Model confidence (mean pLDDT): 78 of 100. This is a predicted structure of a 343-nucleotide RNA (Bacterial RNase P class A) from an Acidimicrobiia bacterium. The gene name in the source record is rnpB. Rfam family: Bacterial RNase P class A. Rfam classes the family as a ribozyme. Rfam describes the family as follows. Ribonuclease P (RNase P) is a ubiquitous endoribonuclease, found in archaea, bacteria and eukarya as well as chloroplasts and mitochondria. The RNAcentral record of the sequence draws on ENA.
[in-house]
């Protein structure tokens, strides 16, 4: 310098004027006012109410190991498998010798496999021969070679045979069992033995282990105003069913009629943000210092002008927080890998 890979930061700046919303102020006026994703609402929690919610069935979720966390399907570190030359990336990654099920095309045969081409034809058969022997490929044998396929029931070499075959042997790979070494563990390494080889799919049913009560801020609570009551049914208790438990007849559900459609809280100090330091490989945690940072309910956060630059993307809060996922013009910082060149 080029190519790549990972992590992080920013995402127009400054000023003036005019607006909008919230708060403060008697007033003039002052201060503050979207995001890294505010988004999708996909997970997890806080909070609130239901009966503080117990058990069983059903249902749903998760699934290597260790750790982090309020919790998680998230994150960190490691293991294993796959990809890459490497940095690095991807993986719902328990069980397929418990059962059920599924599999297009090609192919002879695809799940207690199978014989198209091929090989053999020892044995039996047929033919030739006096005989030795030879021929045919009818019975039959084989699965080594070819061909199909993602996959054809281990691989290489030898023994063996009519031809062959884990039929037998050696080595190798795989599987199971037992031991030793390293590691907290997943797992890795290694030694011995065994029968000889067992296909794939479980984000198909299923089995195993663990986890999950429901509804959601229109939750829920309070105040004010107003009205007229009548009828039907019945115990009720916000996941389907059962049990248990709790509450209660001045109770509940539904229908008709009448009234209102205002305000306050929840609701902005929080698992908060920034800096430092200590522990930890890290995620993260402890301690110290500093900061206060939108809060509507017809729902604010905009416009114009000036100067400058690299000429500005995706997009906008609605109870809050931790994640994931998706969208994003461009700019910057750092770690690492590979190639080329020079010193």
């Nucleotide at each position: 310098c080029g190519a790549g890979c990972c992590c992080g930061u920013c995402g127009g700046a400054c000023g003036a004027c005019c607006g909008c919303a919230g708060c403060c102020g008697c007033g003039a006026g002052g201060c503050u006012g979207a995001g890294g994703a505010a988004a999708g609402u996909c997970c997890g929690g806080a909070c609130u109410c239901c009966a503080c919610a117990g058990g069983g069935c059903a249902g749903g979720g998760u699934g290597c190991u260790g750790g982090a966390u309020a919790a998680c399907u998230u994150c960190c570190a490691g293991g294993c498998g796959g990809g890459g030359a490497a940095a690095c990336c991807c993986g719902a990654c328990g069980g397929a010798a418990a059962g059920u099920g599924c599999a297009g095309c090609a192919g002879a045969a695809a799940g207690c496999a199978g014989a198209c081409c091929g090989c053999c034809g020892a044995u039996g058969g047929c033919c030739c021969u006096a005989a030795c022997g030879g021929g045919c490929a009818c019975a039959g044998g084989c699965a080594a070679g070819g061909g199909u396929g993602a996959a054809a029931c281990g691989g290489u070499g030898g023994u063996g045979u009519a031809a062959g075959a884990g039929a037998c042997c050696a080595c190798c790979a795989g599987c199971g069992c037992c031991g030793c070494c390293g590691g907290c563990a997943a797992c890795g390494g290694u030694g011995g033995c065994g029968g000889c080889u067992c296909g794939g799919c479980a984000a198909a049913c299923c089995c195993c282990a663990c986890c999950c009560g429901g509804a959601g801020c229109a939750a829920g609570g309070c105040c004010a105003a107003g009205c007229a009551g009548g009828g039907a049914c019945c115990g009720g208790g916000u996941u389907g069913c059962c049990c248990g438990c709790c509450c209660c007849a001045g109770g509940g559900u539904c229908c008709c009629g009448g009234g209102u459609a205002g305000g306050c809280c929840g609701c902005a100090c929080g698992a908060g943000c920034g800096g430092g330091u200590c522990g930890g490989u890290a995620a993260c945690g402890g301690c110290c210092c500093g900061c206060c940072u939108a809060g509507a309910u017809g729902g604010a956060u905009g416009g114009u002008c000036g100067u400058c630059c690299u000429c500005g993307a995706c997009a906008g809060a609605a109870u809050c927080c931790g994640g994931c996922u998706u969208a994003c013009a461009g700019a910057c910082g750092g770690a690492c890998u590979c190639g080329c060149a020079a010193c």